Context: one part of a larger RNA
């Protein structure tokens, strides 16, 4: 820009990828077949392997300042408690959200079609033959569909519902802007922006979950180191649920026909 007026929503599917894999075992049966050794077709039904989507409920990793522990060494005058450096966490033990595998859940279905090799049927060319010329049939992990994704720039621009307005700035809608994310390099998707009692986007608070593990301070025992009570105590990112304290412009712009 363009699909011939402009939105919003929801579609059909031309066309494109994706996958469409495989083993053991039980039965069917020690049957069928076979002198015997051996030992099945078809059919049911279990369990795996690798791959592949997806996911964090459980195992775990990771979680760069959540918790505690600890050495040096400086500082808050000291003590006691803290606080800096020591790696771009000083080290150590742990560990929410998130992300993620080694964890989980799931997939690879078809008694659909046409066919290859190959195997028939009926039959002449040639009075016999012959699956083939006419006519007809079966038959494969392949290939068409079926399944999963995308998708009308499919310039053959496709369909349906529903909305739009009367005048130099507007309609419906739609972008900036603003608070913002399970979304995301930026764009883009997404959610929200309350006007006088209406709004959980975030952030603060408040309950809680989860982690750490038992704070300071004051008591008591101990000569002390330090131990034990108050007290599953004190902190606590990202996580739930609540709750208008704070901050989400009284904003700006774009946008309709030779139609009725």
């Nucleotide at each position: 820009c363009g699909u011939u007026a402009g939105a919003g929503c929801a579609u059909u599917g031309a066309g494109a990828g994706g996958a469409c894999u495989u083993u053991u075992c039980c039965u069917u049966a020690g049957u069928a077949c076979g002198a015997g050794a051996g030992g099945a077709c078809c059919g049911g039904g279990a369990a795996g392997g690798a791959c592949g989507c997806a996911c964090c409920u459980c195992u775990g990793g990771u979680g760069u300042a959540c918790c505690a522990g600890u050495u040096a060494u400086c500082g808050a005058g000291c003590c006691c408690u803290c606080g800096g450096u020591a790696g771009a966490c000083g080290c150590u033990g742990g560990g929410u959200a998130g992300c993620u595998a080694a964890g989980u859940g799931c997939g690879g279905a078809g008694c659909g079609g046409a066919u290859a090799a190959u195997u028939g049927c009926u039959g002449a060319a040639u009075g016999c033959c012959u699956a083939u010329a006419a006519g007809u049939a079966a038959g494969a992990a392949g290939c068409c569909c079926a399944c999963c994704u995308c998708a009308a720039g499919a310039u053959g621009a496709g369909u349906g519902c529903u909305c739009u307005c009367c005048a130099u700035a507007u309609a419906a809608g739609g972008u900036c802007a603003c608070g913002g994310c399970g979304a995301g390099a930026c764009g883009a998707g997404c959610c929200g922006u309350c006007a006088g009692g209406u709004g959980a986007u975030a952030g603060g608070u408040g309950u809680c979950a989860a982690g750490u593990g038992g704070a300071a301070g004051u008591g008591c025992a101990g000569u002390g180191a330090u131990g034990c009570a108050u007290g599953c105590a004190g902190c606590c990112g990202a996580g739930a649920c609540a709750u208008a304290c704070u901050a989400a412009g009284a904003g700006a712009c774009c946008g309709u026909g030779u139609a009725u």
The prediction has a mean pLDDT of 83. Large-subunit ribosomal RNA, domain VI from Callitris sulcata, 260 nucleotides, folded computationally. The RNAcentral record of the full RNA draws on SILVA. The organism belongs to Callitris, within Eukaryota.